[in-house]
Parts: sequence; structure tokens; C1' cells
RNA sequence: GCCGAAGUAGCUCAGCUGGUAGAGCAACGCAUUCGUAACGCGUAGGUCACGAGUUCAAAUCUCGUCUUCGGCU
Repeated sequence: GCCGAAGUAGCUCAGCUGGUAGAGCAACGCAUUCGUAACGCGUAGGUCACGAGUUCAAAUCUCGUCUUCGGCU
């Protein structure tokens, strides 16, 4: 230099057939317990890497940029 994959909650990921953004773990509260842990119930947390375009509507489609990983040279 070229090609490909990935970027979504604190962490690991789903959602890509455009139509209100989700799960598990973690955090916090309540209940339970003599107390802690575990279990149970609930709450909060996201400008979906960034910028632009298409569209009534974009995490999803198109283009560019950045970062990480892999391959080729």
C1' cells in the first nucleotide's frame, strides 16, 4: 500500500427483511437473614465510533473519516 471483519449500557453480546434499542453479568434500592453471601422483586444507565446523504422515518441502506483485529505484498 491492497483486501476483509468488527465498533450498540461499566463488561460480554443480540438486534442489520428500515418503523418506540434489548438480554446476561455488574451497579443501586427493597424483601429475606442475627449479620453477610446466595436466591427473589424492582430501578437506573445508550446522541447505536464520528461526519454527511437517501427516506415520512436510519443502529439497520449509501459515501467518507477514525480506531481495533486478521490476511496479502

Predicted 3D model of a 73-nucleotide RNA (transfer RNA) from a Candidatus Kerfeldbacteria bacterium. Rfam family: tRNA. Lineage of the source: Bacteria > Bacteria candidate phyla > Candidatus Kerfeldiibacteriota. Its mean pLDDT, the model's own confidence on a scale to 100, is 82.